[in-house]
Context: one part of a larger RNA
RNA sequence: GAUGAACGCUAGCGGCAGGCCUAAUACAUGCAAGUCGGACGGGAUUGAGGAGCUUGCUUCUCAUGAGAGUGGCGCACGGGUGCGUAACACGUAUGUAACCUACCUUAAUCAGGGGGAUAGCCUCUCGAAAGAGAGAUUAACACCGCAUAACAUUAUUGAAUAGCAUUAUUUAAUAAUCAAAUAUUUAUAGGAUUAAGAUGGGCAUGCGGAACAUUAGCUAGUUGGUAAGGUAACGGCUUACCAAGACUAUGAUCAGUAGUUGGUCUGAGAGGACGAUCAGCCACACUGGGACUGAGACACGGCCCAGACUCCUACGGGAGGCAGCAGUGAGGAAUUUUCCGCAAUGGGCGAAAGCCUGACGGAGCAAUGUCGCGUGGAGGAAGAAGGCCCGUGGGUCGUAAACUCCUUUUGUCAAAGAAGAAAAAAUGACGGUAUUUGACGAAUAAGCAUCGGCUAACUCCGUGCCAGCAGCCGCGGUAAUACGGAGGAUCCAAGCGUUAUCC
Numbered sequence: 001g002a003u004g005a006a007c008g009c010u011a012g013c014g015g016c017a018g019g020c021c022u023a024a025u026a027c028a029u030g031c032a033a034g035u036c037g038g039a040c041g042g043g044a045u046u047g048a049g050g051a052g053c054u055u056g057c058u059u060c061u062c063a064u065g066a067g068a069g070u071g072g073c074g075c076a077c078g079g080g081u082g083c084g085u086a087a088c089a090c091g092u093a094u095g096u097a098a099c100c101u102a103c104c105u106u107a108a109u110c111a112g113g114g115g116g117a118u119a120g121c122c123u124c125u126c127g128a129a130a131g132a133g134a135g136a137u138u139a140a141c142a143c144c145g146c147a148u149a150a151c152a153u154u155a156u157u158g159a160a161u162a163g164c165a166u167u168a169u170u171u172a173a174u175a176a177u178c179a180a181a182u183a184u185u186u187a188u189a190g191g192a193u194u195a196a197g198a199u200g201g202g203c204a205u206g207c208g209g210a211a212c213a214u215u216a217g218c219u220a221g222u223u224g225g226u227a228a229g230g231u232a233a234c235g236g237c238u239u240a241c242c243a244a245g246a247c248u249a250u251g252a253u254c255a256g257u258a259g260u261u262g263g264u265c266u267g268a269g270a271g272g273a274c275g276a277u278c279a280g281c282c283a284c285a286c287u288g289g290g291a292c293u294g295a296g297a298c299a300c301g302g303c304c305c306a307g308a309c310u311c312c313u314a315c316g317g318g319a320g321g322c323a324g325c326a327g328u329g330a331g332g333a334a335u336u337u338u339c340c341g342c343a344a345u346g347g348g349c350g351a352a353a354g355c356c357u358g359a360c361g362g363a364g365c366a367a368u369g370u371c372g373c374g375u376g377g378a379g380g381a382a383g384a385a386g387g388c389c390c391g392u393g394g395g396u397c398g399u400a401a402a403c404u405c406c407u408u409u410u411g412u413c414a415a416a417g418a419a420g421a422a423a424a425a426a427u428g429a430c431g432g433u434a435u436u437u438g439a440c441g442a443a444u445a446a447g448c449a450u451c452g453g454c455u456a457a458c459u460c461c462g463u464g465c466c467a468g469c470a471g472c473c474g475c476g477g478u479a480a481u482a483c484g485g486a487g488g489a490u491c492c493a494a495g496c497g498u499u500a501u502c503c
Stems, first nucleotide, its partner, number of pairs: 001502003005499005012373006019365001020331001025329003029326003034073003039070002046063008080284003090208007099201002104197007112146001114144002122135005152177011182189003217247001219245001222244008259281004263274004286307005309320004337363001339362003345359001346357004376406004386397004411440006420430001447492001449490003452473003458487005468475002
């Protein structure tokens, strides 16, 4: 000098920022991912009108359209945490002639004609529940054939160009294979195939960044090859066979520690230490394993299995996962509200209106930090009282107070009152906030540590190696500037000290 700090004493206000560093410990409760009726079948309820009559019921028409269900898109983003990881995890630079990419943009071409189901609804059955089963019936942009089709894919045969190479690109011929979906307000939205772009990723490689030899050998899919499988894709990625290799003193292997970078702190720098907040990447989601769906996951608020734990149970069986936002217990020196709002920014869905959004925008709490402001200003005595000291003359607190004049930052009350809203109107959580004006009245506002040297600041009293102090040197045994108190002084100041850690 610094801190995500804590503790002690003290405390007026505002702006901005940060706030479980410990138990990746266990979690009550609420919320944190939905949306589309312009994809689909249906339709409870409610309202209005009409008809029939048994005057409170039945039926018809129009409107309304809840809650479920099928389907589409999203749920792989956003948010959290740092367990694991010494690794192509990260950083940087390349490669991909070894690859993928929903939504979006551009360009070209296309959308003909059929089929069978299934949820829902209805009728039942089983079960305490969670839920499950049977029958009948129904729709779609759900599902499945057929047709059409190339600049697509595959195979075969040529040609040209390029490349370090495996090969790549362009082009010609033949054969085989593969597509679609409609909705409505008739103009839009959507659908299929292909090519290109954009965006996002996968994979590979060079180099770089910790420590230990009181760890010296290590490895059997191990190292390479052939063939096959698998993948979006290369590859021992996997399998069969063949060979016996591969790594290592330039530190392999083992054990311990650790997310990483931009950066942060310090320092003249070189370095050293750190990796909170913010941003990029990675990893994880009760513990371990696994795949499904999908453009994308081996998926925090999805599924299956096993385990530990908690809860419900009719004992047969079920339910759950805050390292999301609040909040609770526990741990700890220690870290906040079970708040407001989608007004802004951004995201998902939707043609839109809009809905959802604990992302985000805000408010609240605590001096946690930082910056700013205030606690009054001017005058006022050879200098009150009082305190302290004293050579008793005086000195000092001290222009300090009183007193006089003034001001009103701040404060209280009252009045007015935003910008942030884009986009004509409407739309503001914050918020009657910031801010402005007026009134009132010095009014509402100073402490903490130190005073032997280092180190700015000195005397008296008490104590008597006691009580105590102390960062180091050291003070204290009868005149202690070092202990305790007082007066005075010094430093910093809404803070000041102490402790911890780093330079």
Small-subunit ribosomal RNA, 5' domain from an uncultured bacterium, 503 nucleotides, folded computationally. The full RNA is in RNAcentral, with records from ENA, Greengenes and SILVA. Model confidence (mean pLDDT): 87 of 100.